The RNA shown here (SAM riboswitch aptamer (S box leader)) has 103 nucleotides and comes from a Bacillota bacterium. The sequence was found by an Rfam model in a public genome assembly.
[in-house]
RNA sequence: CUCUUAUCCAGACAAGCAGAGGGACCGGCCCGAUGAUGCUUGGGCAACCGGCCGCAAGGCACGGUGCCAAAUCCGGCGGGGGGCAGCCCCCGGCAGAUGAGAG
Numbered sequence: 001c002u003c004u005u006a007u008c009c010a011g012a013c014a015a016g017c018a019g020a021g022g023g024a025c026c027g028g029c030c031c032g033a034u035g036a037u038g039c040u041u042g043g044g045c046a047a048c049c050g051g052c053c054g055c056a057a058g059g060c061a062c063g064g065u066g067c068c069a070a071a072u073c074c075g076g077c078g079g080g081g082g083g084c085a086g087c088c089c090c091c092g093g094c095a096g097a098u099g100a101g102a103g
Base pairs, nucleotide, nucleotide: 001103002102003101004100005099006098007097008096013042014041015040016039017038021031022030023029025076026075027074028073043068044067045066048064049063050062051060052059053058072095077092078091079090080089081088082087
């Protein structure tokens, strides 16, 4: 990097460093000098894989990951429904993220 597969409306913040953009992409809408994004340390959430306990359901949170603004922040493509309309709702997909496995 590619492929397969599961999940994505729940949950979880402090301190220090640094100093301008950040939320993948596009549009929207947000976050940001009252310091965002990022990095470090500590803490926490969750329970995918391993481990341990259990007949099982399930539990623990020891190891490997992951995560800690907003539903993956919302939409983007297709179909259906409602509304005079702006627009709203539902289903499926694309893209993305994370785990596990394969190349």